Annotation:
Two RNAs folded together computationally: RNase P RNA and transfer RNA, 421 nucleotides in total. Rfam match: Bacterial RNase P class A. From the family's description: Ribonuclease P (RNase P) is a ubiquitous endoribonuclease, found in archaea, bacteria and eukarya as well as chloroplasts and mitochondria. It is annotated as a ribozyme.
[in-house]
């Protein structure tokens, strides 16, 4: 370093909340209340609520826009969806169920590529596309992208010194080798060559495009040959490609009961609402708002913990490493955070 | 329980198609005045709630934490 696991133990007693059998009382027969026995009661994160998905409803869950996810490569794919094909049943003859079998779509999750870090065991990676387009890099620097002469180098030419080589200065042009600035200055290295100097040429060595071969399913690796000599950075920058994605949460939603009174304003059959950011489709009669009144009850959804928000503890012995982080609320899966202290394995 | 916002100077608020963060008020100086307040001129305050990544660079992009505030029966 990786993986996996435990996260106080036993035994006694007193309690809590569930649910089943028995009894006892009370009863407007629907139920309530008490007793006894059995049996069930947090987590690895029950958290955050940051994705997904089951589920329930919006009429159908229809089109397109806009939006938002995600983005190496092969396997996998629970549950659900959707698609074609069988058989069987059903049918109001539209079509609907069931079981089989093929093919898609998706999150985990497994191996493997390539890129970073590390001595290494390992560990990271929002990992499509910057020679489609639009952007943007401040400061500081002469210049920030087919850029660029500030210092330096080199030529030519005026001026002034000197006897003379030559220095010094201004101008004009030429150089990207060297310096300096900056995160980044438009391949290194070495040699030819030049007034000086450049892929200007040439050799090696990166790197980049194409084409061939060999290896793998494939990411890709490797090799050989043209080609121009260099094609920078940023898409977690706005856009392109490609997959996906209606919207709202169990306070969804559904049954039962029990009470109440309306009022004023707008909008609507030129189609309101429904419908969500917006258009088209469809549907067809109520709809928003403000004020007043009335209720705020039960069940089901909801579970071998599971409801009222409300329970899952207390105490005593003995032990030990002396006990952290924290506790359900439709359910399910991933993700992040939190953790005292201990266990077993393999490996540098 | 289930969904949104918001966190910037002492207070209230701007800046977020990335490039050294401003503005009223409020505090200190100094001027005006006999003094005070008001004016005026000037200063001084900033881990952009914390941590991390892209990025040359983050207050603004992306994640993830903590803190407050609203909305639904």
């Nucleotide at each position: 370093c990786a993986g996996g696991c435990c996260g106080g133990g036993u035994g006694a007693u007193c309690g809590c909340g569930g649910g089943c059998u028995c009894u006892c009382g009370c009863u407007u027969c629907g139920g309530c209340g008490g007793g006894a026995g059995c049996u069930c009661g947090a987590g690895g994160a029950a958290a955050g609520u940051c994705c997904g998905g089951a589920c329930a409803c919006c009429g159908c869950a229809g089109g397109g826009c806009a939006g938002g996810a995600c983005g190496c490569u092969c396997g996998g794919g629970c549950a659900g969806c959707u698609u074609c094909g069988g058989u069987g049943g059903g049918u109001u003859c539209g079509c609907c169920c069931a079981c089989c079998g093929g093919g898609g779509c998706c999150a985990a999750c497994g191996a493997g590529g390539c890129g970073g870090c590390g001595a290494a065991a390992g560990c990271c990676g929002a990992c499509g596309g910057a020679a489609a387009g639009u952007g943007g890099a401040a400061c500081a620097g002469a210049a920030a992208g087919g850029a660029g002469a500030c210092c330096g180098c080199c030529g030519g030419u005026c001026c002034g010194g000197g006897c003379a080589a030559c220095c010094g200065g201004g101008u004009c042009g030429g150089u990207a080798a060297g310096g300096g600035u900056g995160a980044a200055a438009c391949g290194g290295u070495g040699g030819g060559g030049u007034a000086a100097g450049a892929g200007c040429c040439c050799a090696c060595c990166a790197g980049c495009g194409g084409c061939c071969a060999u290896g793998g399913c494939g990411a890709c690796a490797c090799g050989g040959c043209c080609g121009g000599c260099u094609a920078g950075c940023c898409a977690a920058a706005c856009c392109c490609c490609g997959u996906c994605c209606g919207g709202u949460g169990c306070a969804a939603g559904g049954u039962g009961a029990a009470g109440c009174a309306g009022g004023c304003u707008c909008c609507g059959a030129u189609g309101a609402c429904g419908c969500g950011g917006c258009c088209c489709g469809c549907c067809g009669a109520g709809g928003a708002g403000c004020c007043g009144g009335g209720u705020a009850c039960a069940c089901c959804g909801c579970c071998a913990a599971g409801a009222g928000a409300g329970a899952u503890g207390g105490u005593c012995a003995c032990c030990c490493u002396c006990g952290a982080c924290a506790g359900a609320a439709u359910c399910c899966g991933g993700c992040u955070u939190a953790c005292a202290g201990g266990c077993c394995u393999g490996c540098u | 329980g289930c969904c949104g916002g918001a966190g910037u100077a002492g207070c209230u608020c701007a800046g977020c198609u990335g490039g050294u963060a401003g503005a009223g008020c409020a505090g200190c100086u100094g001027a005006u005045u006999u003094g005070u307040a008001a004016u005026c001129a000037g200063c001084u305050g900033g881990u952009c709630g914390g941590g991390g990544g892209u990025u040359c660079g983050a207050u603004u992009c992306c994640c993830u934490u903590c803190u407050c505030c609203g909305g639904c029966u």